[in-house]
RNA sequence: AGAGUUGGCUAGGUGAUCGCUGGUUUAAAUAUCAGAGGAAAGUCCGGGCUCCAUAGGGCGAGGUGUCAGGUAAUACCUGGGAGGCGUGAGCCUACGGAAAGUGCCACAGAAAAUAUACCGCCGUAUUUGCUUGCAAAUACGGUAAGGGUGAAAUGGUGCGGUAAGAGCGCACCGCGCUGUUGGUAACAACAGUGGCAGGGCAAACCCCACCUGGAGCAAGACCAAAUAGGGAUCUAUGUGCGGCCCGCACGGGAUCCGGGUUGGUUGCUAAAGCGUAUUGGUGACAAUACGCAUAGAUGAAUGAUCAUCCACGACAGAACCCGGCUUAUCGGCCAACUCUACUU
Numbered sequence: 001a002g003a004g005u006u007g008g009c010u011a012g013g014u015g016a017u018c019g020c021u022g023g024u025u026u027a028a029a030u031a032u033c034a035g036a037g038g039a040a041a042g043u044c045c046g047g048g049c050u051c052c053a054u055a056g057g058g059c060g061a062g063g064u065g066u067c068a069g070g071u072a073a074u075a076c077c078u079g080g081g082a083g084g085c086g087u088g089a090g091c092c093u094a095c096g097g098a099a100a101g102u103g104c105c106a107c108a109g110a111a112a113a114u115a116u117a118c119c120g121c122c123g124u125a126u127u128u129g130c131u132u133g134c135a136a137a138u139a140c141g142g143u144a145a146g147g148g149u150g151a152a153a154u155g156g157u158g159c160g161g162u163a164a165g166a167g168c169g170c171a172c173c174g175c176g177c178u179g180u181u182g183g184u185a186a187c188a189a190c191a192g193u194g195g196c197a198g199g200g201c202a203a204a205c206c207c208c209a210c211c212u213g214g215a216g217c218a219a220g221a222c223c224a225a226a227u228a229g230g231g232a233u234c235u236a237u238g239u240g241c242g243g244c245c246c247g248c249a250c251g252g253g254a255u256c257c258g259g260g261u262u263g264g265u266u267g268c269u270a271a272a273g274c275g276u277a278u279u280g281g282u283g284a285c286a287a288u289a290c291g292c293a294u295a296g297a298u299g300a301a302u303g304a305u306c307a308u309c310c311a312c313g314a315c316a317g318a319a320c321c322c323g324g325c326u327u328a329u330c331g332g333c334c335a336a337c338u339c340u341a342c343u344u
Stems, first nucleotide, its partner, number of pairs: 001340010012309007020035005037315001041326002044324005049216004056246004061212005066080005081095001082093004096207002101205002103201003118147002120143011155173006174196001175194008220266004230257006238250003273292008
């Protein structure tokens, strides 16, 4: 100097004028304070909260899937292990089980499972040709080392051995089993032993382990007002907002039709909130101390104009709240680390 990797901050600024919503203040006028995001988005997860409801058990159904920790909790986060990618910093993983069973692997290929022989290799016999040993054809037997097909072909490489071959034997690697050591664990290393069997797919059914009531702020509570204290059917062996059984509770219940109201208050914002410092921890995070007050609309509030600066501004607007994940995205700034080239 260039090329990368990981993490963090920010999200046009300033001034003036007019305007909108909420809070505080004023007898009132007024004055003053605050007023959309890093994703507010998707509604994919986890909860808080409310109701069923007094709310347990079993089945079923659904969800998750490496180990340990964090958290209110999770399918999230942090760290470790295994596998893979990258020179590397780093990144990715739907990561329990194929020896419980069932199922699938197109086409090509002899053959993708109860394995087999297309081209080949070897042996024996017969026949023919040439001439003393070769070649060709046929039949029988052996073979899966070589070649071909394929994503994948029955462990791999090497040596020996054989008529030719083959774990047939041996060495190393791989795989199974056992033991020792380290580790909380997943796992790792070492040693011994066995010639040891066809692989892949469970993001196929399935098995195993763990977890799980349902519905949702349009939940729910209260006030006011008005109408029709209406009607019909079923039912007491009933009903109780996902299904079945047992248990529990209630005393009438369920369904349909018709009429009135469609208003207001609340829920509604002090939250598992945010910031700083110290301590502990590899880290996620935890504890303590001090501080801050940071939108609550409801046909839906933060806009318009002018001037100026610049990095010339993308994706984009809260609706009960919080913690995550995923997706979209113009720029600017900061820190650490890796690789390459050059100089000292």

A computed fold for a 344-nucleotide RNA from a Gammaproteobacteria bacterium, annotated as Bacterial RNase P class A. Of the family's consensus pairs, 96% are formed in the model. The coordinates come from a structure-prediction model, not an experiment, and the mean pLDDT is 75. Its Rfam family is "Bacterial RNase P class A". Rfam describes the family as follows. Ribonuclease P (RNase P) is a ubiquitous endoribonuclease, found in archaea, bacteria and eukarya as well as chloroplasts and mitochondria. It is annotated as a ribozyme.